The prediction has a mean pLDDT of 80. The RNA shown here (transfer RNA) has 75 nucleotides and comes from a candidate division WWE3 bacterium.
Parts: sequence; structure tokens; C1' cells
RNA sequence: ACUCCCGUAGUUCAACGGAUAGAACACCGGUUUCCGGAACCGGCAGUGCGGGUUCAAUUCCCGCCGGGGGUACCA
Repeated sequence: ACUCCCGUAGUUCAACGGAUAGAACACCGGUUUCCGGAACCGGCAGUGCGGGUUCAAUUCCCGCCGGGGGUACCA
């Protein structure tokens, strides 16, 4: 430098262009317990940034930023 993939909750991951964006773990509260743990019930919390297409974008297109893989160059 070229190319491919990825970016969603604190973490790991889901989500035919259309419903209130879900799950697990973590965290917080409650029940239980002598206390804690476990179990059960409940709660908190998210689409990297800027444009475009569309009636409607997490999803499609463009640019940027960040992460990873491959290729090339580097006397």
C1' cells in the first nucleotide's frame, strides 16, 4: 500500500429491511438462610462516528475511526 472480516448491554453472543433490539454471565434489589453460597423472583444497561437510499436501517450504500487475518513492499 492492496484486500477480506469484525464493531450491538460491564463481558461473550443473537436479531428475513418492519413487533417493545433479545439471551447468558456479571452487577443491584428481594425471597430463602444464623451468616454467606446455591436456588428462585425482579431490576439496571446497548446498535463506533458522519452522510446517503427507503414509508421504515442494527441490517443496504459511501466516507472516517478502531480491532483482527491475508498479500505485497521495505537494499
Rfam family: tRNA. Rfam classes the family as a transfer RNA.